[in-house]
Context: one part of a larger RNA
């Protein structure tokens, strides 16, 4: 100087307590361990590894095991020699294809010299390859403390020097914020603001949006109209500005008024120096090793989906604030061209056949809790849906390992979960649904979206993590 302490001080944080829902028990989904397998591909590990790389493993992916096969390779430059059409595409035989053998079809230019572009083939060499090893050589990315308030510099001052001071003290704030003092004065990186959505008004702008006023219609459908609502581009508005109070006259806190909004109004984006030889050579890229008829390339089938168990995160339930059954309200953000598809039909259904319109404010995918009215009456039940059969639908060359729905039928655990633990302060939790990427098909995941809408917070003594002054030390 740090760093540590079951020292002190003094401050904050869903850190504790005040609440409301979990998780852990019960089935299932997914990831991990571990065992098993020919192969279960690799990687991630305390918080910060574990629905995490993977925004989607039937072939493909795919990197892994079996078997079958190529050796200048699937891809790239360069040379030499043959073809001028190769190639795509078609057909036929062998094969598990992959290959391999047959066969049809087929360039441009132009000095007609394979000349020149291009395209193949056969051959040699350098090379290609290589998800092979080291993230403890690396780059670039990340996460994590942490959106924590703090980390430094020049020049002057002290000090024999390590260094200190400045950054410490009295207030103060989300903030090294700002104010006052003060050997110190300035200054840079962080903070805060600019920067985007959101509440509020106003100006333009009226179609595919919207309808007060006045006709029309089954209907904003038509005419008409841009007031309203809404698109979405410009500006106003919040700044401790007015008032009173307290404070040190300061900074700023308390209180009102006005205001849509009030003291950062709410969200996001935005990570100071720097820690963890964190985390990736399997995105890329890159040194060093190391394969090279193989650790390369191709293909078929398996495996990545295995199953005594054991943890993580999750989804559905245990019902009555509920289950079914009928009637019929209200969203938003997105997405659509071989895709979204009204409409009509057919089917108990998932789904099938016709079809309009729309490359979209036009057409189109679109609610569900709630509400009402009936029934069920505390049962493992008209809860709860697992398993298993069994008939089907859809994608797809193909659903056997090993997709997803539908119908019927079967009804397993579960009566609210021990020790312990997680989240959350408001349009939040909790519930209910809706969209999308990814994708042929396949979502309980993830990343928006709206709808319904709470409890609580004395306070900081203690449990965690942080910051700031001290204070001790046999630690560096």
């Nucleotide at each position: 100087u740090g760093a540590c302490g079951g020292g002190g001080g003094c401050c904050c944080g869903c850190a504790c307590a005040a609440g409301c829902g979990g998780u852990g028990g019960a089935g299932c989904a997914u990831g991990u361990g571990g065992u098993u397998u020919a192969a279960u591909u690799c990687g991630a590990a305390g918080c910060a590894a574990c629905g995490c790389g993977c925004a989607g493993a039937a072939c493909c992916u795919u990197a892994c095991c079996a078997g079958c096969u190529c050796u200048u390779g699937a891809c790239a430059u360069c040379c030499c020699g043959g073809u001028c059409g190769c190639g795509c595409g078609g057909a036929c035989c062998a094969g598990a294809a992959a290959u391999g053998g047959u066969u049809c079809u087929u360039c441009a230019g132009g000095u007609c010299g394979g000349c020149u572009g291009g395209a193949u083939u056969g051959g040699a060499u350098a090379c290609a390859g290589g998800u092979g090893c080291u993230g403890c050589a690396u780059g670039g990315c990340u996460g994590u403390c942490g959106u924590c308030a703090g980390c430094u510099c020049g020049u002057g001052u002290c000090g024999u020097g390590a260094g200190a001071u400045g950054u410490u003290g009295g207030g103060u704030u989300a903030a090294g914020u700002c104010c006052c003092g003060c050997a110190a004065c300035g200054a840079g990186c962080g903070c805060a603001a600019c920067c985007c959505c959101u509440g509020u008004c106003g100006u333009c702008u009226g179609u595919u949006g919207c309808c007060a006023u006045c006709a029309u219609u089954a209907a904003g459908u038509u005419g008409g109209g841009c007031a309203c609502u809404c698109u979405g581009a410009c500006g106003a508005g919040a700044c401790u500005g007015c008032c009173g109070g307290u404070g040190a006259u300061a900074a700023g806190c308390c209180g009102g008024a006005g205001g849509a909004a009030g003291g950062c109004g709410g969200g996001g984006a935005u990570g100071a120096c720097g820690u963890c030889a964190a985390g990736u050579c399997c995105u890329c890229a890159u040194g060093g090793c190391c394969c090279u008829u193989a650790u390369g390339g191709g293909c078929u089938g398996g495996g990545c989906u295995a199953c005594a168990c054991a943890c993580g995160u999750g989804c559905u339930a245990c019902a009555a604030u509920g289950g079914c059954a009928g009637u019929g309200a209200c969203a938003a953000u997105g997405g659509g061209c071989a895709g979204c598809g009204a409409c009509c039909u057919c089917g108990c259904g998932a789904g099938g056949g016709g079809a309009a319109g729309c490359u979209a404010a036009u057409c189109u995918c679109u609610a569900a809790a709630a509400a009402c009215u009936g029934u069920c009456u505390c049962a493992g039940u008209u809860c709860g849906g697992a398993u298993u059969g069994u008939u089907c639908u859809c994608u797809g060359c193909a659903a056997c390992u090993c997709g997803a729905g539908a119908g019927c039928a079967u009804g397993a655990a579960g009566u609210u979960g021990g020790a312990a633990u997680c989240g959350c302060u408001a349009g939040u939790a909790a519930u209910c649904g809706u969209g999308g990427a990814u994708c042929a098909g396949c979502a309980u995941g993830c990343c928006a979206c709206g709808g319904u809408g709470a409890a609580u917070a004395c306070g900081u003594u203690c449990c965690c993590g942080g910051g700031u002054c001290u204070u001790g030390u046999a630690c560096a």
Molecule: small-subunit ribosomal RNA, 3' major domain
Organism: uncultured prokaryote